[in-house]
Predicted 3D model of a 377-nucleotide RNA (Bacterial RNase P class A) from a Lachnospiraceae bacterium. Rfam family: Bacterial RNase P class A. Rfam describes the family as follows. Ribonuclease P (RNase P) is a ubiquitous endoribonuclease, found in archaea, bacteria and eukarya as well as chloroplasts and mitochondria. It is recorded under the gene name rnpB. Its mean pLDDT, the model's own confidence on a scale to 100, is 76.
C1' cells in the first nucleotide's frame, strides 16, 4: 500500500416565520371549548403479511381422524420455520460462506434427451467352442489317368487331404475389465489371477456391523471384521417423530340522542273504531319508567417479555442485579410549507393493538475486529 472477510453506527445540518395531532400549566367559561404559555411528535427497515407470542371474544371430558409446520446435536427464548454454539458435506490460500442436513429392503411413483441398458443392465468389445468362406505355414500325395516345368528320369508346382494359425459372417456359452451416452450406469485403484474376466484374491481408500477411547450428544479416532448386488428423486405421492382449537382492535368492553318495541298512568280539548245515541273501551296524544341497541362518545391505546449505562455469569445467543430515563397515539387519520447559511446535495421509504424474528427496498457516510498479498524497517 493493494485486495478481501465479519461486525456496528448514521440516514442532510442549522437558523427563522407560519401550520397540524397530542400532553401539561394557566386564565376566562356552566359546560363544549377559547387563548396564551412550555414540551413532545416516523423507521432501519414503520414495507411484505411470511412465522411465533402476548392481549381479546368464542369453543373446548378424554382419545383417535383429517389437515397444516418443522426435521443432524446441544442450548436460548413468552415462543417460533428464529437466534447462538457445535457435527457431517461443499465452496475458498486465507479471514469466512452455503435456499446443505430424518427415512429409498414399508409401499406406490417419476427418472426428459442421448444411451444396449435408468435396475434383477450383454450395444460394441474380449474369450471358448461349433461350422462355413478365403487366406498364409507345414506336412502328404502309394497307384492308374490328367494339369505345368522338365529330352527322359529323379523332382518340384498346382489342384487335393490333414494339422495349425489369422480374417470374415453365423450360432451357442462366458465375461461388467474397456468405449461411448448421460446429472447420474451396478464400491474405487493398483497388482495377482484367468481362456477373458470379475471382491475371484490381496494391500491401500471408502462402505456396512462389532468392541474400545473421547465428547451431554451430533460425531470423530483406533483396532477387529464381512469382501461389500439391488443407482438416484422424499421441494413428487409417502413412513416415522415433535408441535398445532378457532378467529382477529373493523378483537373486545363501558355510556347512549333519535326512532322502534314493552309496562305504567294521564285524560282537560280534538279526531278516528266498537251498524244510530249514551257509558265504557281501543287507537292517534301526553308523561314516566324499562329492555335491546344505531348514530354518536368514551375505553382497548401504548409503562412495555421497554430504552440506556455499569457490573457479574455464559465461548455465544441470552440471563441475573444495581441506577437512570418516559420517548407518536391519529381515527378521514398529524408529523408539513416557505425563506436564508453550508456540505459531498441527501437513497428506500410514512406509524393505525403490541412486542420477538424472518423476507425484500436502499444515494451513501463513519467507527471497530480480522485475512492475504508486496514492500520498507
Nucleotide at each position: 500500500u493493494g485486495a478481501g472477510c465479519g461486525g456496528g453506527a448514521c440516514a442532510g445540518a442549522c437558523g427563522a416565520u407560519c401550520g397540524c395531532c397530542g400532553c401539561u400549566g394557566u386564565a376566562c367559561g356552566a359546560g363544549a371549548g377559547u387563548a396564551c404559555a412550555g414540551g413532545g411528535g416516523a423507521g432501519g427497515a414503520a414495507a411484505g403479511u411470511c412465522c411465533g407470542g402476548g392481549c381479546u371474544u368464542c369453543a373446548c371430558a378424554g382419545g383417535g381422524c383429517a389437515g397444516g409446520a418443522u426435521g443432524c446435536c446441544g442450548g436460548a427464548u413468552a415462543a417460533c420455520g428464529u437466534c447462538c454454539g457445535g457435527c457431517g458435506g461443499a465452496g475458498g490460500c486465507g479471514a469466512c460462506u452455503c435456499c446443505c442436513g430424518g427415512g429409498a429392503u414399508a409401499g406406490c411413483g417419476c427418472a426428459a434427451c442421448a444411451g444396449a441398458a435408468a435396475a434383477u443392465a450383454a450395444c460394441c468389445g474380449c474369450u471358448u467352442a461349433g461350422c462355413a468362406a478365403c487366406g498364409a505355414g507345414c506336412a502328404g500325395c502309394a497307384u492308374u489317368u490328367u494339369c505345368g516345368a522338365g529330352u527322359u528320369g529323379a523332382u518340384c508346382g498346382c489342384c487335393c487331404u490333414g494339422c495349425u494359425c489369422g480374417u470374415u459372417a453365423c450360432u451357442a456359452a462366458g465375461u461388467a475389465a474397456g468405449g461411448g451416452u448421460g446429472a447420474a450406469a451396478a464400491g474405487g485403484c493398483g497388482a495377482g489371477g484367468c481362456a477373458a474376466g470379475a471382491g475371484c484374491u490381496c494391500a491401500c481408500c471408502g462402505u456396512a456391523c462389532c468392541g474400545g477411547u473421547g465428547g451431554u450428544a451430533a460425531c470423530a479416532c483406533c483396532g477387529g471384521c464381512a469382501g461389500c448386488c439391488g443407482u438416484g428423486c422424499a421441494a413428487g405421492c409417502c413412513c416415522c417423530a415433535u408441535c398445532c382449537g378457532a378467529a382477529g382492535c373493523a378483537a373486545g368492553a363501558c355510556c347512549a340522542a333519535g326512532a322502534c318495541g314493552c309496562g305504567c298512568g294521564a285524560g282537560a280539548c280534538a279526531g278516528g273504531g266498537c251498524g244510530g245515541c249514551c257509558c265504557g273501551u281501543c287507537c292517534u296524544u301526553c308523561g314516566c319508567g324499562c329492555a335491546g341497541g344505531u348514530a354518536g362518545g368514551u375505553u382497548g391505546c401504548u409503562u412495555g417479555a421497554g430504552a440506556c449505562c455499569g457490573c457479574c455469569g455464559g465461548c455465544a445467543a441470552c440471563g441475573a442485579c444495581g441506577g437512570u430515563c418516559c420517548u407518536a397515539g391519529a381515527u378521514a387519520g398529524a408529523u408539513g410549507a416557505u425563506c436564508g447559511u453550508c456540505c459531498g446535495c441527501g437513497a428506500c421509504a410514512g406509524a393505525a393493538c403490541c412486542c420477538g424474528g424472518c423476507u425484500u427496498a436502499c444515494c451513501g457516510u463513519c467507527c471497530c475486529g480480522c485475512u492475504c498479498a508486496u514492500u520498507u524497517u